The RNA shown here (transfer RNA) has 76 nucleotides and comes from an uncultured bacterium.
[in-house]
RNA sequence: GGGGUAUUAGCUCAGCUGAUAGAGCGCAGCAUUCGCAUUGCUGAGGUCAAGGGUUUGAAUCCCUUAUACUCCACCA
Numbered sequence: 001g002g003g004g005u006a007u008u009a010g011c012u013c014a015g016c017u018g019a020u021a022g023a024g025c026g027c028a029g030c031a032u033u034c035g036c037a038u039u040g041c042u043g044a045g046g047u048c049a050a051g052g053g054u055u056u057g058a059a060u061c062c063c064u065u066a067u068a069c070u071c072c073a074c075c076a
Stems, first nucleotide, its partner, number of pairs: 001072007010025004019056001027043005049065005
């Protein structure tokens, strides 16, 4: 330098063939317990990496950028 993959909640990841953003763990509250743990219920938490485009409508399609991983090439 060229190709590929990934980027979504604090963490690990779903959501793809465009139509209201989710789960598990974690966190907070309540119930249960003498207390803790477990279990159950409820809740908070996101400008879907950044910018732009297409569209009535974009996490999703297109372009650019950034970061990480990976393959190839080049140099040494």
Its Rfam family is "tRNA".
The prediction has a mean pLDDT of 82.
The RNAcentral record of the sequence draws on ENA.
A source record names the gene trnA.